[in-house]
Molecule: glmS glucosamine-6-phosphate activated ribozyme aptamer
RNA sequence: AAUCUUCACUUAGCGCCUGGACUAUUGUUAGUUGACGAGGUUAACAGAGUAUCGAAAGAUUCGGCGGGUACUGUUACGGAUUUGUGUAUUCGAAAGAAUGAUUGUGAAAAAGCAAAAUCAAGAUUGUAACAAAACAACAUUCCAACACUUU
Repeated sequence: AAUCUUCACUUAGCGCCUGGACUAUUGUUAGUUGACGAGGUUAACAGAGUAUCGAAAGAUUCGGCGGGUACUGUUACGGAUUUGUGUAUUCGAAAGAAUGAUUGUGAAAAAGCAAAAUCAAGAUUGUAACAAAACAACAUUCCAACACUUU
């Protein structure tokens, strides 16, 4: 350096099932389903609990449990806000806020159709279409104050 084998990792719209629903080769049995993707994490601790967005459906995406990148508070670190530092404000390496008959982008997946296997439900694979939030550009408005310090 190459090849082969084994194990671990990749995880957070994520995991689970004691209800319900569905299927069967009728069993005090077995199996299936139980949220479709997009977006989202500075670190620690704490709090609260229906944690953003749309798609599909219109009968279960019902119901329940757990967790969690949303949110709130404190501290630390970092960016911006005046030359610097601190307070303070506002954010999180995409590192100010608000608005918009604008532009870009986000942009999908499931449902559908097809295929082979399966007792079936269902799952898998292939394939076509269709979002919103958020973000960027542009435009407008706002972006305060204090202390020390440098010139």